[in-house]
Context: one part of a larger RNA
RNA sequence: GAACGAACGCUGGCGGCGUGCUUAACACAUGCAAGUCGAGCGGAAACGAAGGUGGCUUGCUACCAGGCGUCGAGCGGCGGACGGGUGAGUAACGCGUAGGAACCUACCUAGUAGUUUGGGAUAGCCAUUGGAAACGAUGAUUAAUACCGGAUACGCCCUACGGGGGAAAGAGGGCUUCGGCUCUCGCUAUUAGAUGGGCCUGCGUAAGAUUAGCUAGUUGGUGAGGUAAAGGCUCACCAAGGCGACGAUCUUUAGCUGGUUUGAGAGGAUGAUCAGCCACACUGGGACUGAGACACGGCCCAGACUCCUACGGGAGGCAGCAGUGGGGAAUAUUGCACAAUGGGCGCAAGCCUGAUGCAGCCAUACCGCGUGUGUGAAGAAGGCUCUAGGGUUGUAAAGCACUUUCAGUAGGGAGGAAAGGUUAUAGUUUAAUACGCUAUAGCUGUGACGUUACCUACAGAAGAAGGACCGGCUAACUCCGUGCCAGCAGCCGCGGUAAUACGGAGGGUCCGAGCGUUAAUC
Numbered sequence: 001g002a003a004c005g006a007a008c009g010c011u012g013g014c015g016g017c018g019u020g021c022u023u024a025a026c027a028c029a030u031g032c033a034a035g036u037c038g039a040g041c042g043g044a045a046a047c048g049a050a051g052g053u054g055g056c057u058u059g060c061u062a063c064c065a066g067g068c069g070u071c072g073a074g075c076g077g078c079g080g081a082c083g084g085g086u087g088a089g090u091a092a093c094g095c096g097u098a099g100g101a102a103c104c105u106a107c108c109u110a111g112u113a114g115u116u117u118g119g120g121a122u123a124g125c126c127a128u129u130g131g132a133a134a135c136g137a138u139g140a141u142u143a144a145u146a147c148c149g150g151a152u153a154c155g156c157c158c159u160a161c162g163g164g165g166g167a168a169a170g171a172g173g174g175c176u177u178c179g180g181c182u183c184u185c186g187c188u189a190u191u192a193g194a195u196g197g198g199c200c201u202g203c204g205u206a207a208g209a210u211u212a213g214c215u216a217g218u219u220g221g222u223g224a225g226g227u228a229a230a231g232g233c234u235c236a237c238c239a240a241g242g243c244g245a246c247g248a249u250c251u252u253u254a255g256c257u258g259g260u261u262u263g264a265g266a267g268g269a270u271g272a273u274c275a276g277c278c279a280c281a282c283u284g285g286g287a288c289u290g291a292g293a294c295a296c297g298g299c300c301c302a303g304a305c306u307c308c309u310a311c312g313g314g315a316g317g318c319a320g321c322a323g324u325g326g327g328g329a330a331u332a333u334u335g336c337a338c339a340a341u342g343g344g345c346g347c348a349a350g351c352c353u354g355a356u357g358c359a360g361c362c363a364u365a366c367c368g369c370g371u372g373u374g375u376g377a378a379g380a381a382g383g384c385u386c387u388a389g390g391g392u393u394g395u396a397a398a399g400c401a402c403u404u405u406c407a408g409u410a411g412g413g414a415g416g417a418a419a420g421g422u423u424a425u426a427g428u429u430u431a432a433u434a435c436g437c438u439a440u441a442g443c444u445g446u447g448a449c450g451u452u453a454c455c456u457a458c459a460g461a462a463g464a465a466g467g468a469c470c471g472g473c474u475a476a477c478u479c480c481g482u483g484c485c486a487g488c489a490g491c492c493g494c495g496g497u498a499a500u501a502c503g504g505a506g507g508g509u510c511c512g513a514g515c516g517u518u519a520a521u522c
Stems, first nucleotide, its partner, number of pairs: 001522002006518005013369004018364001020361001021327001026325003030322003035078003040075002043071002047069002051064006085280003094205007103197002108193008116150004126139005156165003170185006206252003213243003218240008255277004259270004282303005305316004333359001335358003341355001342353004372402004382393004406463001408458005416449001420444009466511005471492003477506005487494002
């Protein structure tokens, strides 16, 4: 000198744009953070609308009647493996880079072939009943795109090549002569793609030798089991190997990278925000479901802790967003909205989304702007100083003439909006001028931010400057006080009676909404 996720001291006008628990992976009150689908199903607890028929108190009740809009709880499907957080562990194929072969991949895209016939249950509901609660038990009854058989099998799987095995589900719209036809969304089998992932290997990846030997599934083989898949991954048998001064093993420390920072570079230091990968989710272990987890807001067991209890037994997990206590030098709101972008579900309308978009707080970093401009010598007063003449503060002020950025008040006012809905036309589909789908046009229509950005008007210099330093390094000097005292100090060093080095004042220098100090880094 640079740089900072900074802190502290003094000071503090505005805006833009970023950042904001580096410490206790300490403990957590409260609210929210993952739902959705009635176009899979049986249904109707709640809310609403409009009819009809009765009763009448004339606006209430009962029924037609779950009939309609919808929909609590339940079965079922898809999603809760993404998104969000943290860095404890890990010195490792964890990460980075370059390759490899023995694999899987829901949703999506393209192709091929199908979508046939039966069955038995079970939630819910109802009845009885246990328990303080959490939560159950028994009986009766019911549905499905839930579950299970049979048939069929181009392709698929197994095969000793003779053969053997294996599937499905419907829902909604339109028309109907009630036979069916047709469209859309699904479902099954299989092939390929895309995407995502699992596995293996070369090389690189902190310190210590005051750590020198380490290893028994250990190293290899055969066979078997297991896995989506290669493999001591596991097991039986056999062999006795494998690693190591090119640093094994052990100990300590640490998430890795793109990057960031410094430096002319080489190199050093670092890994906040953003992006990629990994690991973790109170601590330890385990599997289940599933295309995918050994699963942050799922399950089981054990442990510590907290809470409820009728003492029999139960409930919980902020390293999600806010917020609280604690720790600390130190780090924010229990905010608004799904308007945009993205995600989940859904045919869609839509619903959910503390992701995200925004707002709030903090000079915490960077950038921009302002705190006036011109004129003004009687060089005013006052201060300081002096050789008492003067010098300096100083065009500085006052005065005069202007301007109005920003802030203030009032008015106007984009863009972020694409979609969606509806009508018409055309095309496509079809038996169909239905229904769907696509395109175009008209109309309509959605904004948290937001008192938006921006523009205009109004008033008045009006509301807006400090901090450190002045012995040398290092830009900037005098007076008074003090007297090796009080004190200063980054280094050299100042102070013992004339201190430009201490304290105050005047003056000056540097930077400026900041200025200094401190910590660690180059």

Small-subunit ribosomal RNA, 5' domain from an uncultured prokaryote, 522 nucleotides, folded computationally. Its mean pLDDT, the model's own confidence on a scale to 100, is 87. The RNAcentral record of the full RNA draws on ENA. It matches the Rfam family "Bacterial small subunit ribosomal RNA".